The prediction has a mean pLDDT of 82. FMN riboswitch aptamer (RFN element), 111 nucleotides, folded computationally. The sequence is in RNAcentral, with records from Rfam, Ribocentre and ZWD. Of the family's consensus pairs, 100% are formed in the model.
RNA sequence: ACCUUUCUUCGGAAAUGAGUUUUUACUCUACUGGCGGUACAGCCCGCGAGCAAUAAGCUAAUUCGGUUUGAUUCCGAAGCCAACAGACAGUCUGGAUGGGAGAAGAAGGCU
Numbered sequence: 001a002c003c004u005u006u007c008u009u010c011g012g013a014a015a016u017g018a019g020u021u022u023u024u025a026c027u028c029u030a031c032u033g034g035c036g037g038u039a040c041a042g043c044c045c046g047c048g049a050g051c052a053a054u055a056a057g058c059u060a061a062u063u064c065g066g067u068u069u070g071a072u073u074c075c076g077a078a079g080c081c082a083a084c085a086g087a088c089a090g091u092c093u094g095g096a097u098g099g100g101a102g103a104a105g106a107a108g109g110c111u
Stems, first nucleotide, its partner, number of pairs: 001111001003109008015029001017028003030091002032082002034047004042080002050058002062078005084094003
């Protein structure tokens, strides 16, 4: 140093706004953005949460211009999206003092 085992810690954000009045669910406005990959990504590829017999499988959304060797990731502009249950909800309540993609660290084993 490679590989590998065990353990520890960490691991999802956001409205006490205005209007209407059955309404935190409608309209307007504001606000939020898990993890890995890749030029720095909610909307490129994949993973996670959720549904499903916990199997197969299902599960959201972007364009234009510029810089660059290289960016749907940066800069400028204009857009769009948001699991399940509760009563139609990204922001309220709940499953959840849960789970989790994964991140960091410690100790050991092997070569």
Overview
Its Rfam family is "FMN riboswitch aptamer (RFN element)". On this family, see Wilt et al., J Struct Biol X 2020: "FMN riboswitch aptamer symmetry facilitates conformational switching through mutually exclusive coaxial stacking configurations".